[in-house]
c-di-GMP-I riboswitch aptamer from a Pirellulales bacterium, 78 nucleotides, folded computationally.

RNA sequence: CCUCGAUAAGGGCAAACCGGUCGUAAGGCCGGGACGCAAAGCCAGGGGCCGACGCAAGUCGGACGCCCGGUUGCCGAA
Numbered sequence: 001c002c003u004c005g006a007u008a009a010g011g012g013c014a015a016a017c018c019g020g021u022c023g024u025a026a027g028g029c030c031g032g033g034a035c036g037c038a039a040a041g042c043c044a045g046g047g048g049c050c051g052a053c054g055c056a057a058g059u060c061g062g063a064c065g066c067c068c069g070g071u072u073g074c075c076g077a078a
Stems, first nucleotide, its partner, number of pairs: 004076002012037002017032006035065001041071003045068003049062005
């Protein structure tokens, strides 16, 4: 350095739900709260999913804690 991920160390994030707020909605943000997570950091690139409009084709939007992929990163046992 690359793999890899331990009953290690220091830590980190935060599901459901509740309150507030924005949005037609999906959902976002803030606070509480922890189901869990070795990338549950970032990216909507691919598949799938959700919402709005539309007769349909499709267009616009959402979500990375579904999978694949890209990219950056703490620690260092086997």
Description
Its mean pLDDT, the model's own confidence on a scale to 100, is 88.